Predicted 3D model of a 169-nucleotide RNA (glmS glucosamine-6-phosphate activated ribozyme aptamer) from Cohnella sp. AR92. Taxonomically the source falls in Cohnella (Bacteria, Bacillati, Bacillota, Caryophanales). Its mean pLDDT, the model's own confidence on a scale to 100, is 78. The RNAcentral record of the sequence draws on Rfam.
RNA sequence: UAAGCACGAAAAGCGCCAGAACUUGUCGGCCGGCCGGAUGGCGGCGGCAAGUUGACGAGGUGGAGGUGUUCGGAACGUUCGGCGGGGACCUCCCGGCCCGCAUCGGGGCCGUAAGACGGAAGACAAAUCGCUCAGGGCAACCGGGCGGACAAUAUUCCGAAGAAGAUGA
Numbered sequence: 001u002a003a004g005c006a007c008g009a010a011a012a013g014c015g016c017c018a019g020a021a022c023u024u025g026u027c028g029g030c031c032g033g034c035c036g037g038a039u040g041g042c043g044g045c046g047g048c049a050a051g052u053u054g055a056c057g058a059g060g061u062g063g064a065g066g067u068g069u070u071c072g073g074a075a076c077g078u079u080c081g082g083c084g085g086g087g088a089c090c091u092c093c094c095g096g097c098c099c100g101c102a103u104c105g106g107g108g109c110c111g112u113a114a115g116a117c118g119g120a121a122g123a124c125a126a127a128u129c130g131c132u133c134a135g136g137g138c139a140a141c142c143g144g145g146c147g148g149a150c151a152a153u154a155u156u157c158c159g160a161a162g163a164a165g166a167u168g169a
Base pairs, nucleotide, nucleotide: 014084015083016082017081019080020053021052022051023050024049025048026047027046029045030044031043033042034041035040056072057071058070062093063092064091065090066089069087094111095110096109097108098107099106101168102167103166104165117159118158119157120156121155129147130146131145132144133143135142136141
């Protein structure tokens, strides 16, 4: 000294940046590049320093463990490549519903709005896009306002309850 360790705080697709790409500055580094009579200027490459980019929303947590993650939009160019953390998912436990009723036992599906799956209906977003700013930054780039759109999951409706067994009414 650190994406290390400890403690604390915060955070639900959130945070981060060592690769990469890009920007600016700088160098008594390089160039059989261009200009110039020349000191030199420009350009390219490289080193160093400081920066920029690095996922657009929708939806979402019973507990423990595991795992390393839902849905679509845009794009096909870095939304690349990674790190950390979480919803999903799996197993067990707990809980709810169904298997006509009650208890036992078993099975199925789910997570307190507790029916997977199939069909149908109809809806919702932001980025992108257009316009704009006497908005910020030398720049890469980052923001504000206005306008018009467009998803899937989810939702609603219909179908879908299969499985037995013991005892009792």